[in-house]
């Protein structure tokens, strides 16, 4: 200097004028009996790293809780730790990728069972198509028929049932041996997954993000939850009284229902709360590889409800993805530019 890898910060700034939302004020003025309301002024404050997705886990509220439990259904899955909890985070092991820094991880069980592995091929947990060995036999010969043995060679295939080599055999085969590989036992190291091994035994495919089995977890609904306030509208609501004759209304007629007074109940719409002090944030020290935890100090930073932060001017100049609606911890997705830290590899110079 180039390339690549991991992590972090920012997401237009400054000044002036006018204008929005909400909080506070021991300030001033007005209305009011008071509670309180309105105006002015002053002080502080006001969209994100993802506010998006609504995918997980919670806080909170209400319901249910012998109308429980089980079953069904759903989720997670190497090992250890963190956390309120998680399907999240940290560390570490195995497998795969990369020269490497690093990245991905679909990671329990196939001797519990059931499936699936097309086509090709003789045959896909079995098998003899071409073949090899040997015996008998037919034919002048080329060549053919039958019996016994083989699965090493060839072919097909993703895969032919551990691999290579040597010996052995009629020809072959883990049949024997050497090395390699898988599995199991043992020894050593490690808390563990697991690793190592001049050790011992053995060689019944792959697939579970196929059905399934094992272990663990899961009550339901959601701030439009829920609570309160005043009014008393809609309402085939309830009760009492009156009337109970006639009349009227109601979609032929009939049946039925309704008609007046008082009291009670009571949607929806409206208003208030919930509504922002939180498992919060920042700094320092200690413990820990880390996630994180403990101790001490400091800070208070939106609460709208047709939904608030905008307009103009000047200087610099680059602006992507994109706007809270009960609140947190995560994950996933989108993202232009500017900047910082560390590591890897290559080249050059000293």
């Nucleotide at each position: 200097c180039a390339a690549c890898c991991a992590g972090g910060u920012u997401g237009g700034a400054c000044a002036g004028c006018c204008g929005c939302g909400g909080g506070g004020g021991a300030u001033g003025g007005g209305c009011g009996a008071a509670a309180g309301c309105c105006c002015a002024c002053c002080c502080g404050u006001g969209a994100g790293g993802a506010a998006a997705g609504u995918c997980c886990g919670g806080g909170c509220u209400c319901c249910a809780c012998a109308g429980g439990g089980u079953a069904a259904g759903g989720a997670u899955a190497a090992c250890g730790g963190g956390u309120a909890a998680c399907g999240c985070c940290c560390g570490c092991c195995g497998a795969g990728g990369g020269u490497g820094a690093c990245c991905u991880u679909a990671g329990g069980a196939c001797a519990a069972g059931u499936g699936c592995a097309a086509c090709a091929g003789a045959g896909a947990g079995a098998u003899a198509c071409c073949g090899c060995u040997u015996c008998u036999u037919c034919g002048c010969a080329g060549g053919g028929a039958g019996g016994a043995g083989c699965a090493a060679g060839g072919g097909u295939g993703a895969a032919a049932a551990a691999g290579u080599g040597c010996g052995g055999u009629a020809a072959g085969a883990g049949c024997g041996c050497a090395c390699u590989c898988g599995c199991c036992c043992c020894a050593u190291g490690g808390a563990g997954a697991c690793a190592u091994g001049u050790g011992g035994g053995u060689g019944c495919u792959g697939u579970a993000a196929a059905c399934u089995c094992u272990a663990u977890c899961c009550g339901g609904a959601g701030c439009a939850a829920c609570a309160c306030c005043g009014u008393g509208u809609a309402g085939u609501g309830g009760g009492a009284c009156a009337a109970c004759a006639a009349g009227g209304c109601u979609g032929a007629c009939c049946c039925g229902g309704c008609c007046g007074u008082c009291c009670c109940c009571a949607a929806g719409a409206g208003g208030u709360g919930g509504c922002u002090g939180g498992a919060a944030c920042c700094c320092g020290c200690c413990g820990g590889c880390a996630a994180c935890g403990g101790c001490g100090g400091g800070u208070c930073u939106a609460g709208a409800u047709a939904g608030a932060u905008g307009g103009c001017u000047g200087u610099c100049a680059a602006a992507a993805c994109a706007g809270a609606a009960c609140c947190c911890g995560g994950c996933u997705u989108a993202c232009a530019g500017a900047c910082c830290u560390g590591a890897u590899c290559g080249c050059a110079u000293g």
Bacterial RNase P class A from Faecousia sp., 350 nucleotides, folded computationally.
Its mean pLDDT, the model's own confidence on a scale to 100, is 76.
Rfam family: Bacterial RNase P class A. Rfam links the family to the GO terms tRNA processing, ribonuclease P activity and dimeric ribonuclease P complex.
The model forms 93% of the base pairs in the Rfam consensus.